RNA sequence: GUAGUCCACACGGGAGAGACCGCGACACGCGGCGCCGAAGGCGCAACCAGCCCGGAAUCGCUCAGGCAAAAGGACCAUGUGGACGAA
Numbered sequence: 001g002u003a004g005u006c007c008a009c010a011c012g013g014g015a016g017a018g019a020c021c022g023c024g025a026c027a028c029g030c031g032g033c034g035c036c037g038a039a040g041g042c043g044c045a046a047c048c049a050g051c052c053c054g055g056a057a058u059c060g061c062u063c064a065g066g067c068a069a070a071a072g073g074a075c076c077a078u079g080u081g082g083a084c085g086a087a
Base pairs, nucleotide, nucleotide: 004084005083006082007081008080009079010078012076013075018033020032021031022030023029024028034067035066036065040063041061042060043059047055048054
């Protein structure tokens, strides 16, 4: 101490799938059927690693969550702060 990487916060963008059926004091609760995958979780793998039942996805499963709006939302952009840091 630049490019860049990581973390935190703020802010913007952000998909999918029944405003399904029945009951009850509604968009909520309970039960039922049908669906979604991009909170989280679990599993496999290209690959990484070489100590160990190792790490690892936007793939798979759908436990959880979700299926009008709102909220949430992986991920991406911008800003601020911090850590690391080539050429």
Predicted 3D model of an 87-nucleotide RNA (Glycine riboswitch aptamer) from a Pseudomonadota bacterium. The prediction has a mean pLDDT of 82. Its Rfam family is "Glycine riboswitch aptamer". Its family is annotated with glycine biosynthetic process in the Gene Ontology.